RNA sequence: ACAACGAAGAGUUUGAUCCUGGCUCAGGAUGAACGCUAGCGGCAGGCCUAAUACAUGCAAGUCGAACGGUAUAGAGAUUAUUUUCGGAUGAUUUCUAGAGAGUGGCGAACGGGUGAGUAACAAGUAUAGAACCUACCUGGUACAGGGGGAUAACCGACUGAAAAGUUGGCUAAUACGCCAUAACAUUAUAUAUCGGCAUCGAUAUAUAAUCAAAGCUACGGCGGUACCAGAUGGCUAUGCAUCCUAUUAGCUAGUUGGUAAGGUAACGGCUUACCAAGGCUACGAUAGGUAGGGGCCCUGAGAGGGGGAUCCCCCACACUGGAACUGAGACACGGUCCAGACUCCUACGGGAGGCAGCAGUAAGGAAUAUUGGUCAAUGGGCGCAAGCCUGAACCAGCCAUGCCGCGUGCAGGACGACGGCCUUAGGGUUGUAAACUGCUUUUAAUGGAGAAUAAACCUCUUUGCGAGACAAAGAGCUGAAGGUAUCCAAAGAAUAAGGAUCGGCUAACUCCGUGCCAGCAGCCGCGGUAAUACGGAGGAUCCAAGCGUUAUCCGGAUUUACUGGGUUUAAAGGGUGCGUAGGCGGCUAAUAAAGUCAGGGGUAAAAUACAUAAGCUUAACUUAUGGCCUGCCCUUGAAACUCAUUAGCUAGAGUAUGGUGAGUGUAGGCGGAAUGUGACAAGUAGCGGUGAAAUGCAUAGAUAUGUCACAGAACACCGAUCGCGAAGGCAGCUUACAGUACCAUAACUGACGCUGAGGCACGAAAGCGUGGGGAGCAAACAGGAUUAGAUACCCUGGUAGUCCACGCCCUAAACGAUGAUUACUAGUUGUCGGCGAUACACAGCCGGUGACCAAGCGAAAGCGAUAAGUAAUCCACCUGAGGAGUACGUUCGCAAGAAUGAAACUCAAAGGAAUUGACGGGGGCCCGCACAAGCGGAGGAGCAUGUGGUUUAAUUCGAUGCUACGCGAGGAACCUUACCUGGGCUUGAAAGUUAGUGAUGAGACUGGAAACAGUUUUUUCCGCAAGGACACGAAACUAGGUGCUGCAUGGCUGUCGUCAGCUCGUGCCGUGAGGUGUUGGGUUAAGUCCCGCAACGAGCGCAACCCCCAUGUACUGUUGCCAGCGCGUAAAGGCGGGGACUCAGUACAAACUGCCUGCGUAAGCAAGGAGGAAGGAGGGGACGAUGUCAAGUCAUCAUGGCCCUUACGUCCAGGGCUACACACGUGCUACAAUGGUCGUUACAGAGGGCAGCAAUGUCGUGAGGCGGAGCAAAUCUCAGAAAGACGAUCUCAGUUCGGAUCGAAGUCUGCAACUCGACUUCGUGAAGUUGGAUUCGCUAGUAAUCGCGUAUCAGCAACGACGCGGUGAAUACGUUCCCGGGCCUUGUACACACCGCCCGUCAAGCCAUGGAAGUUGGGAGUAUCUGAAGCAUGUAACCGCAAGGAGCGUGUUAGGAUAAUACCAAUGACUGGGGUUAAGUCGUAACAAGGUAGCCGUACCGGAAGGUGCGGCUGGAAUACCUCCUUU
Repeated sequence: ACAACGAAGAGUUUGAUCCUGGCUCAGGAUGAACGCUAGCGGCAGGCCUAAUACAUGCAAGUCGAACGGUAUAGAGAUUAUUUUCGGAUGAUUUCUAGAGAGUGGCGAACGGGUGAGUAACAAGUAUAGAACCUACCUGGUACAGGGGGAUAACCGACUGAAAAGUUGGCUAAUACGCCAUAACAUUAUAUAUCGGCAUCGAUAUAUAAUCAAAGCUACGGCGGUACCAGAUGGCUAUGCAUCCUAUUAGCUAGUUGGUAAGGUAACGGCUUACCAAGGCUACGAUAGGUAGGGGCCCUGAGAGGGGGAUCCCCCACACUGGAACUGAGACACGGUCCAGACUCCUACGGGAGGCAGCAGUAAGGAAUAUUGGUCAAUGGGCGCAAGCCUGAACCAGCCAUGCCGCGUGCAGGACGACGGCCUUAGGGUUGUAAACUGCUUUUAAUGGAGAAUAAACCUCUUUGCGAGACAAAGAGCUGAAGGUAUCCAAAGAAUAAGGAUCGGCUAACUCCGUGCCAGCAGCCGCGGUAAUACGGAGGAUCCAAGCGUUAUCCGGAUUUACUGGGUUUAAAGGGUGCGUAGGCGGCUAAUAAAGUCAGGGGUAAAAUACAUAAGCUUAACUUAUGGCCUGCCCUUGAAACUCAUUAGCUAGAGUAUGGUGAGUGUAGGCGGAAUGUGACAAGUAGCGGUGAAAUGCAUAGAUAUGUCACAGAACACCGAUCGCGAAGGCAGCUUACAGUACCAUAACUGACGCUGAGGCACGAAAGCGUGGGGAGCAAACAGGAUUAGAUACCCUGGUAGUCCACGCCCUAAACGAUGAUUACUAGUUGUCGGCGAUACACAGCCGGUGACCAAGCGAAAGCGAUAAGUAAUCCACCUGAGGAGUACGUUCGCAAGAAUGAAACUCAAAGGAAUUGACGGGGGCCCGCACAAGCGGAGGAGCAUGUGGUUUAAUUCGAUGCUACGCGAGGAACCUUACCUGGGCUUGAAAGUUAGUGAUGAGACUGGAAACAGUUUUUUCCGCAAGGACACGAAACUAGGUGCUGCAUGGCUGUCGUCAGCUCGUGCCGUGAGGUGUUGGGUUAAGUCCCGCAACGAGCGCAACCCCCAUGUACUGUUGCCAGCGCGUAAAGGCGGGGACUCAGUACAAACUGCCUGCGUAAGCAAGGAGGAAGGAGGGGACGAUGUCAAGUCAUCAUGGCCCUUACGUCCAGGGCUACACACGUGCUACAAUGGUCGUUACAGAGGGCAGCAAUGUCGUGAGGCGGAGCAAAUCUCAGAAAGACGAUCUCAGUUCGGAUCGAAGUCUGCAACUCGACUUCGUGAAGUUGGAUUCGCUAGUAAUCGCGUAUCAGCAACGACGCGGUGAAUACGUUCCCGGGCCUUGUACACACCGCCCGUCAAGCCAUGGAAGUUGGGAGUAUCUGAAGCAUGUAACCGCAAGGAGCGUGUUAGGAUAAUACCAAUGACUGGGGUUAAGUCGUAACAAGGUAGCCGUACCGGAAGGUGCGGCUGGAAUACCUCCUUU
């Protein structure tokens, strides 16, 4: 340059990630069907199911120019009768036309239908026929002479219901015989020539034998016979390729071949006789299943995959099965015969039929059309022709079944009508859409005009010549479709839009309804009260006379991988070796040309597809031309590579010689230690065993000890990530025999090699058989423990077995989860054997065995010369999970069982590696009143209070492990109050706006429980005015709800937790989730700080900054204070005064490991000291990171949605929230002497106070009453602090402890103390004598103990809560354990995160499936019997002169019967396992060390998971030790 026009992904496993892997979707297609919808036209298509059964009509006839003959009609003739003389009738005959039937010829073997059968030379393709046939047609050669006997029709007779038949007689032919003639025919014989492809073929000559014919005619012709050619159509043979199953491995007797004969158009076991014993098969025979094949069609980038409708070619079939006849051709769709099934007719004797032709009917089915027109065209049959026939064909009808085309109008028209929908109420959207204005008229409807398809044949005319009924020209005749296509006219937007979808994939969103219901769904999945997923609506999106759904095929799917995949851990390497077939194979030449490549030729039907043109207005559709058809065959050449043959080579492989090492194998011999047993000795009470025990042994003398003897099994130390072997595996020493490997030499052979389906051999442990042996150990078993149970773990016993010999079994986590062989690809470092060297040193070489790594690979983990790298060869294996390594079948085995090895059905996952968390009866480090050490309590009693439960008309509601329960409530008699009962109100109890009216208010009376209702008296605001304030108030707009949802929310709060954590930016690492930083070494109360470091920085937390307390200084100095001075009192800061002190208040200082010592690099730590009021965060408070618990609260408040509206709102009275068999929590008071009681006496702090605190006086035993100074407070007051101290008494008791309960009498508050207040006095005097299991608080001014105050509040159920001060301890060795928490690490099958996950039996529902005494059915085969028609053949009796026939026999055969067998399917009482199903039972086997590590094989046992024995594996955690490697 030319050619080529062609390749997309997504969802779904997880908390997240990468990978593996399945499922699903988007595309295209259809002979489709179904749902909704529907204006027109063109072109196509239309029983995929029952090759089921068919009513009715039609689909194959034609020829009189082959023949006899003729109803009838017309014309003519003859004749008879009659006559109106026209004729009429009858008979005979000729011509023309000619129905029905017959003889004869041709056709009926085409055309049309269907796909049952068929896995085959059936079809495809390519060859061959020297092994064949071919009517009609074409060309050519030759011929057609003579003669004969029948027979249908018809006529007569007869039988039968019919169908049909029998019999006698007449007759024709292009029907049928006979004679003649005859070769270029056939046969036989002989000769010659030529050729080929093996048998052979062709040609020529000669001789002999044999076989032909048909006529008709209009005189133009049409036919007849024989032969040779052609054409056409067939027949046969062969190569190649042509579905699934090996759970089908052997099949075959005419089978394979030969000889001979027969048969055929022809070759051939095609058939027969004889002979031989062959033939096919792992490159898949045989058997079974399924199926017409091809051109082509769909899809796909292609390679492929799927299909075989319409059209074309071939095959097969025609009710089922068989058979032949006729014929050129059939073993014949609309022919015959026989058998069978079915249907119909029948007089019951017998007959008839075959739509898979076109219509049509029934049935089946999801489903597929008219009992139409015409032979006008094309084609076919017959005919000389006219013509006849033609459900072939051409047309029409029905169907949106498909493809294609057209239309349902076009333009203008509002910052945008009405209506609908939504709304944040403003608006948005439907939407230029409509209305309205102008324009157009395809289509439909109306009226008109109106085709092409037709030209031949034929008839007529003319012309031409080669004179034929030849050719050409002209005229004429012929249209089913159809008055159709098409064209014209007028009128008028007039006649014409739906379907599906809108969570993601996937274009398109809102409202209402519903409330895990109804429903949706292709996958993931939606729906449990705010559903873009259900149903409706509005809107939107996509297609459009269609749109969706379903079914099927390809694609996507590289998900069977030729193009183009994999096997360490995801599915997948055979347990190992030897070796057959097969596959593959070193170097150098030569030859040949099988593969390979190139040129040429033939073929590959047409149609289809492609390109370019053309014709229908366009397109679909149709036509022309071109190329294509990647294939097969033939031929000519090339020789690099492969193959083949030949000749060589030595690098692969083997041999030889010399050496080496080993726990290699087989057989034998020997040895010591230990254990057990026996004997003896000696000795005494226990031994043994465990977490702790018991069973067991032992006074009949055990255990322990000593000596001797015996038995069997295994071989300490050496010993080692060490050696050997193919693997399994192999260990005391030694002998014999046998084998592999390695090293060295390079002497020999000369590719002898590698792999290896089948096959053969070996193959741990367990197990099996026979015989031995049996010490120890030890399945099963027994007993003892443990436990809720314990068919286990632990203990005591103990049998098979473990051992030996021989024979089986043939499996393991038979593992490096990694097949064998060969080559190549940086290094470092151990170790074993050999060589070199020989020194204890060492550059080296070969072969094994380890570790770390480069490149590379890998999903990652990791592998990395011992590859999982880069390549090559061969073998084995995989294709979602479960069902299942199961069932059935087969092979092997004594058995156990092994090997091979499915399906139905169920699911959308199952899985690998790694990540972040969480968790662990994993590990390491650390912290906390977490334990421990202590002190005091709770749990027992009584009472108070809260809760549960129960009760009730109501006992309002909420809070429920820690984190509810003296909690919301820091005050339930009414009120509160939300609950109940009863009585009232309805724009309402309260607030706002407005017309209007008026004061408001106060008092009295009636009813009533009150609310409320009613009656009545009195009063009349401000302002000059406008008007305003206040009250009432119809109507209206607003109300109200402690009703629901805290799982729709805001806000607030609790808890982990005052725990030290939680993150970000940039960079770096990783495919990624993520990691790093934040880990490490130290240190801290602290992710506090320091050091190191692919990290460097930063934020929220920690700490600090804030407040109180502890010290001081300065300033200020009343109501506080009083040292000094003075006055004064009984005393007293009471007074003058003072600022020193205390105190109050403000500001400042002060503490920082700053200094000293020790340790440490540092951060910091330790002990002590100095100084200091305080010392290592001085004590306390406020302050609560990211987040967790769908934690709590809709009843504080706010708020979305829902609900109620003469009530779920609101007012009132009374009741209830205070109930009481009982259970729990939190407290108070006690049980006493460290105490009670009485008396005397001392010292606080912080608060409160005017509807208040109240001094003081007085009365009362007292609660309190009556007066009442002072004080809105450093001034007055509550207010006496108590424990304590001092004294007295009580003397261990249910008491002088304890005070519940009850009685009586009172006080106070308040409308009101009955339900239901507190307090006082007197009396009464319960339980209780220190509290079970268990459990709580507290580490210093703390616990314990003592009192004081305040809020709420009329009062108070307060013993509560919140504060205040007084007195004032004990203990901490320590971090093993319990609980909680932090960091690092490890395992994980968890992620709703261990309150996780999850296994098996049993029980229940449903589903498919295996077995099963059997039963039923099916197809195929075998054997025997029987055996129709037909065909072949034999034949004496009958017929015939004969030929021959009938009949009979034989053979073959469909069919039938019987028998036994194999196979397949359906069904089956019962039975086995499997799957599946929100909340069943029993346990807890697995996942963490899963609480006994798990798993594999095997054996035994057990309700079940499972347990135990033996051997194996790591796909086990932790710990210590050993060894090795890397780095310093």